[in-house]
Context: one part of a larger RNA
RNA sequence: CGUUGGAAAUUUGAGGGGAGCUGUCCUUAGUACGAGAGGACCGGGAUGGACGCACCUCUAGUAUACCGGUUGUGGCGCCAGCUGCAUUGCCGGGUAUCUACGUGCGGAAGGGAUAAGCGCUGAAAGCAUCUAAGCGCGAAGCCCCCCCCGAGAUGAGAUUUCCAUGAGGGUCGUCGAAGACUACGACGUGGAUAGGCUGCAGGUGUAAAGGCAGUAAUGUCAAAGCCGAGCAGUACUAAUAACCCGAAAG
Numbered sequence: 001c002g003u004u005g006g007a008a009a010u011u012u013g014a015g016g017g018g019a020g021c022u023g024u025c026c027u028u029a030g031u032a033c034g035a036g037a038g039g040a041c042c043g044g045g046a047u048g049g050a051c052g053c054a055c056c057u058c059u060a061g062u063a064u065a066c067c068g069g070u071u072g073u074g075g076c077g078c079c080a081g082c083u084g085c086a087u088u089g090c091c092g093g094g095u096a097u098c099u100a101c102g103u104g105c106g107g108a109a110g111g112g113a114u115a116a117g118c119g120c121u122g123a124a125a126g127c128a129u130c131u132a133a134g135c136g137c138g139a140a141g142c143c144c145c146c147c148c149c150g151a152g153a154u155g156a157g158a159u160u161u162c163c164a165u166g167a168g169g170g171u172c173g174u175c176g177a178a179g180a181c182u183a184c185g186a187c188g189u190g191g192a193u194a195g196g197c198u199g200c201a202g203g204u205g206u207a208a209a210g211g212c213a214g215u216a217a218u219g220u221c222a223a224a225g226c227c228g229a230g231c232a233g234u235a236c237u238a239a240u241a242a243c244c245c246g247a248a249a250g
Base pairs, nucleotide, nucleotide: 001152005163006162007161008160009159010158011157015149016148017147018146021049022048023047024046025045026044027043033038051106052105053104054103055102059100060099061098066093067092068091069090070089071086072085073084074083075082076081110144111143112142117137118136119135120134168245169244170243171242172188173187174186175185176184193238194237195236196234197233198232199231200230202227203226204225210221211220212219213218
């Protein structure tokens, strides 16, 4: 820009893409078959490999703005206590997040038309013949079925609702398991969108000061102190005010 008024939802599905793999074991059954050795079809069940999708409950990583320990050196006058730098100084842990080595799920089943092949009926050709007319069965393959995209499918579809008493959209702001920007999604006081605060979960691992015990190191009062992202609650702060676009016939 189009889809012939303008919108907001919900859809149909032309068409396109994805997936499609396979082992072993148990059973049927030591049955059928076979002199024996051996040893099934068909059917039922279980469990793996590789691959794919999703997720973070568990396990394991990551986690330079979380907690702790510790070395050297500098600073805060000194002690104590903090703190800068040294790869995040080094080291031990670790929530959210993102991950796989973790967890869940998938290939199927079913229908239709067929291939080779196997048949029925059956003449030409009194027989025979699956074929000439006609009718069946029959593959991991084909078309559906499963998952995703999908009406620019210009053949531009459908349904519902709203709007001339202005539907709806945008700008702007607070944000997001959305993201390069944009877009998308949530919210904007009639408000829990983010921050703060409070509580909880969770992580570190028992702060400083002081008391007590001990000559002291240290222990204890102390599951303390501190804490990013998680889950809630709460208008304290910021989402103010406002502006712009926006429709045919009549």